Predicted 3D model of RNase P RNA and transfer RNA as a complex of 428 nucleotides.
It holds a member of the Rfam family "Bacterial RNase P class A". Rfam describes the family as follows. Ribonuclease P (RNase P) is a ubiquitous endoribonuclease, found in archaea, bacteria and eukarya as well as chloroplasts and mitochondria.

RNA sequence: CAAGCAGGCCGGGCAAUCGCGGACGCGCCUCAGGCCGUCCGAGGAAAGUCCGAGCUCCACAGGGCAGGAUGCUGGGUAACACCCAGUGGGGGUGACCCCAGGAAAGUGCCACAGAAACAUACCGUCUGCCGCAAGGCAGAUAAGGGUGAAACGGCGAGGUAAGAGCUCACCGGCAGCCGGGUGACCGGCUGGCCAGGCAAACCCCAUCCGGAGCAAGACCGAGCAGGGGCGGGUGGCCCGCCUAUGCCCCGGGUUGGUCGCUGGAGACGGACGGUAACGGCCGUCCUAGAGGGAUGAUUGCCGGUCCGCUGGAAACGGCGGACUACAGAACUCGGCUUACAGGCCUGCUUGGCUG
RNA sequence: GCGGGUGUAACUCAGUUGGCAGAGUGUCUGCUUCCCAAGCAGAAUGUCGCGCGUUCGAGCCGCGUCACCCGCU
Numbered sequence: 001c002a003a004g005c006a007g008g009c010c011g012g013g014c015a016a017u018c019g020c021g022g023a024c025g026c027g028c029c030u031c032a033g034g035c036c037g038u039c040c041g042a043g044g045a046a047a048g049u050c051c052g053a054g055c056u057c058c059a060c061a062g063g064g065c066a067g068g069a070u071g072c073u074g075g076g077u078a079a080c081a082c083c084c085a086g087u088g089g090g091g092g093u094g095a096c097c098c099c100a101g102g103a104a105a106g107u108g109c110c111a112c113a114g115a116a117a118c119a120u121a122c123c124g125u126c127u128g129c130c131g132c133a134a135g136g137c138a139g140a141u142a143a144g145g146g147u148g149a150a151a152c153g154g155c156g157a158g159g160u161a162a163g164a165g166c167u168c169a170c171c172g173g174c175a176g177c178c179g180g181g182u183g184a185c186c187g188g189c190u191g192g193c194c195a196g197g198c199a200a201a202c203c204c205c206a207u208c209c210g211g212a213g214c215a216a217g218a219c220c221g222a223g224c225a226g227g228g229g230c231g232g233g234u235g236g237c238c239c240g241c242c243u244a245u246g247c248c249c250c251g252g253g254u255u256g257g258u259c260g261c262u263g264g265a266g267a268c269g270g271a272c273g274g275u276a277a278c279g280g281c282c283g284u285c286c287u288a289g290a291g292g293g294a295u296g297a298u299u300g301c302c303g304g305u306c307c308g309c310u311g312g313a314a315a316c317g318g319c320g321g322a323c324u325a326c327a328g329a330a331c332u333c334g335g336c337u338u339a340c341a342g343g344c345c346u347g348c349u350u351g352g353c354u355g
Numbered sequence: 356g357c358g359g360g361u362g363u364a365a366c367u368c369a370g371u372u373g374g375c376a377g378a379g380u381g382u383c384u385g386c387u388u389c390c391c392a393a394g395c396a397g398a399a400u401g402u403c404g405c406g407c408g409u410u411c412g413a414g415c416c417g418c419g420u421c422a423c424c425c426g427c428u
Stems, first nucleotide, its partner, number of pairs: 001351010012302007020041006027035003043326001047337002050335005055213004062239004067209005072086005087100005101204002106202002108198003122145002124141007153171002156168003174191007217259004226250005231243003266285005272279002303324009356427007365380004374411001382398005404420005
């Protein structure tokens, strides 16, 4: 310098004018409210609503079945399908990335081709018999060929009529024992020689999950006209439990206000423990709360990127034009995923050049 | 806010134990007719919304995403 890998961050700035929402004021006018002043006023994803929680109600959330989710190990956390560290396998020259329970519990599927897709022999090889011969019949075999995505351990030697884990060495897999590790797993020894793939097919195993959602729910006010039926809560089913001014339907009335509503698993900084995720400690700070739903528009200057012309040996300029994203809180958090003009930083890898 | 469904030829829709994607209408060509319609014969037509994965193999299974439709409160 080029190409790449991993992680983190920013995502316009200033000013003027016209506007919007909220809080406050011993402010002013008027008492419905309006005006003035001060302060605050979107994001890294506020999004999708895909997971996990807080909170509230259903009864105090209990048992079973069904259903759903997760799935190597250890840790973090309020919790998780998230994060960190590791183990094994695969990919890449590499930085690094991707995958993950069980197929010797059972059932099912494996199209076409092929003899055979889980028990079988098409071609072939060998032996015996028949035949002048071509070949035929019976048997043995699974090394070779052929088919296929996949063919019953791989490779070599011995062995044999030909062959074969039939025997042996090495490798791979399985089982047992020993050693190491919290564990996934790793290493060694011994044994017999086998057991195809699919669980993002049913299923099995382990762990977890009650349901609904702030329009949850609570209170106040206004208004109305009663009548009928039945037990209901229980939002998959059963049991159990709770309640008996409870629930449903018709008719009638009101369609106002307050709380929940933002101070919290909070943000920033520091040192400490831990490989890390993270944890506890100390200090500082308060940072949107609407309910037809605010956070905007215009102009000027300065930025950023790209293109064209142009000055200059280069560094660096001048003029003009275009672009300046994705998107916008509505109970609140922790994650994941997706969208995003453009830019910055850190660490690392490979290749080339120079000293 | 909560929940469900659909996407396949120009249009309307099928597509099951995952194994070469079909039907009807429409379009085109030919026959028939003096001509048209009807009829008969034949043909063309696909990013199975999109991406990644599981698998030997995906319209079908899993995850993500986009668009549209419906229901409850």